Two RNAs folded together computationally: RNase P RNA and transfer RNA, 451 nucleotides in total. It holds a member of the Rfam family "Bacterial RNase P class A". The family's RNA type in Rfam is ribozyme. Rfam's curators write: Ribonuclease P (RNase P) is a ubiquitous endoribonuclease, found in archaea, bacteria and eukarya as well as chloroplasts and mitochondria.
[in-house]
RNA sequence: UCGGGAGGCGAGUGAGGAUCGCGGCCGGAUUCAUUCCGGUCGAGGAAAGUCCGGGCUCCGCAGGGCAGGGUGCCGGCUAACAGCCGGGCGUCGCGAGGCGACGGAAAGUGCAACAGAGAGCAGACCGCCGAUGGCGCCUUCGGGCGCACAGGCAAGGGUGAAACGGUGGUGUAAGAGACCACCGCGCGACCGGAGACGGGAGCGGCACGGCAAACCCCACCCGGAGCAAGGCCAAGCAGGGACGAGGCGCGGCCCGCGCCGCUCGAGUCCCGGGUAGGCUGCUAGAGGCGCCGAGCAAUCGGCGUCCCAGAGAAAUGAUCCCACCCCGCGCCGUAAGGAGUGGGGGACAGAACCCGGCUUAUUCGCGUCCCGACCAG
RNA sequence: GCGCCCGUAGCUCAGUUGGAUAGAGCGCGUGCCUCCGGAGCACGAGGUCGCAGGUUCGAAUCCUGCCGGGCGCA
Numbered sequence: 001u002c003g004g005g006a007g008g009c010g011a012g013u014g015a016g017g018a019u020c021g022c023g024g025c026c027g028g029a030u031u032c033a034u035u036c037c038g039g040u041c042g043a044g045g046a047a048a049g050u051c052c053g054g055g056c057u058c059c060g061c062a063g064g065g066c067a068g069g070g071u072g073c074c075g076g077c078u079a080a081c082a083g084c085c086g087g088g089c090g091u092c093g094c095g096a097g098g099c100g101a102c103g104g105a106a107a108g109u110g111c112a113a114c115a116g117a118g119a120g121c122a123g124a125c126c127g128c129c130g131a132u133g134g135c136g137c138c139u140u141c142g143g144g145c146g147c148a149c150a151g152g153c154a155a156g157g158g159u160g161a162a163a164c165g166g167u168g169g170u171g172u173a174a175g176a177g178a179c180c181a182c183c184g185c186g187c188g189a190c191c192g193g194a195g196a197c198g199g200g201a202g203c204g205g206c207a208c209g210g211c212a213a214a215c216c217c218c219a220c221c222c223g224g225a226g227c228a229a230g231g232c233c234a235a236g237c238a239g240g241g242a243c244g245a246g247g248c249g250c251g252g253c254c255c256g257c258g259c260c261g262c263u264c265g266a267g268u269c270c271c272g273g274g275u276a277g278g279c280u281g282c283u284a285g286a287g288g289c290g291c292c293g294a295g296c297a298a299u300c301g302g303c304g305u306c307c308c309a310g311a312g313a314a315a316u317g318a319u320c321c322c323a324c325c326c327c328g329c330g331c332c333g334u335a336a337g338g339a340g341u342g343g344g345g346g347a348c349a350g351a352a353c354c355c356g357g358c359u360u361a362u363u364c365g366c367g368u369c370c371c372g373a374c375c376a377g
Numbered sequence: 378g379c380g381c382c383c384g385u386a387g388c389u390c391a392g393u394u395g396g397a398u399a400g401a402g403c404g405c406g407u408g409c410c411u412c413c414g415g416a417g418c419a420c421g422a423g424g425u426c427g428c429a430g431g432u433u434c435g436a437a438u439c440c441u442g443c444c445g446g447g448c449g450c451a
Stems, first nucleotide, its partner, number of pairs: 001373006008366003012324003016321005022042008044348001048359002051357005056226004063255004068222005073087005088102001089100004103217002108215002110211002125157002127153003132150002134147005165183006184206001185204003190199003230280004239271005246260004287306008325345001326343004331338002378450007387403004396434001405421005427443005
């Protein structure tokens, strides 16, 4: 210099100015209703999708089993997770690094179209052989030659995504883990590690192919519902009556359990019954920022400081100007750069109980660390 | 807020316990028939199976994430 990899930050900046406008809260003025003035606060990194996980609330105190669902290498973090961090293994890359639904196929059931001889402990189409039998011919009677009928083989060809280890040799009639060497594979004493896992003396003589995002098995986790949860007040419109000994809760099913009561009465039914409406839940929180400490890190702890939308179908907006920044254009300058001029400051998007993640959408700019190639010193 | 379903040719639909050329009807084009048109007959064209990624030898079908549309309950 060129090419590449992995994180991070901002969301134009200035607490700029001017005019108009919106919502919450506080204070003041005013009115029958209300309106006006001042102060203060007023969206995001994803507020989104609602895909996971939790808080909170109610159901029943949330216990056991079955069903159902989820997760799936190891360790850690956390309120929790399918998230994050660190590590292992596999795989891709020269590398920095990227990616991985990564338990079990030597429990069982199942699937593999077409092609092919054969598709699961299989098989012989072409092929090789024909030692041993068989047939034919020859014979010096020892045997030899031929055929490819019986039969043997699985090396070579061929099919397929996949064909029951690979290469070389020995061996043989031809062959074959039949035997040998190396490689692969399996088991593995022992060693290292917290573990996943790694190394591995030795043994085996090849058995144990693939698919579990097919059923399934194993281990672990999950009760259900959702702020329209739930609580309080309660207009019109008033608390009364009857029955009554067992009743109620089960929201996938069962067990188990719980609550209330038996005449001082639980519960059930009826009348119009907690209906309309209002208040609350509601925003101070697994909170933001800074410093210090522990840890490789995720994260955790301590101290200081700040308060930062809370409304109802629901506000947070619009226009103009200045400086800086960015982009384009020409001018000056060897260059760094300088002055000038024109334009733009966007994209995705909008809180609705709250929070931690994931995923998706997206413009411009800034910055850090690292890798490779080339050149120069 | 919670839950469910669908997307295949221009249109309406089959095909979804994975198996190789993805089909049908209507529509469209060409030819035959007819004086001409329709009907009829024959042949043909037309498909990113909503998109992307994965599992598998193999995906419209299985899994994951998105996009679009529809429905139900409170």

Its mean pLDDT, the model's own confidence on a scale to 100, is 76.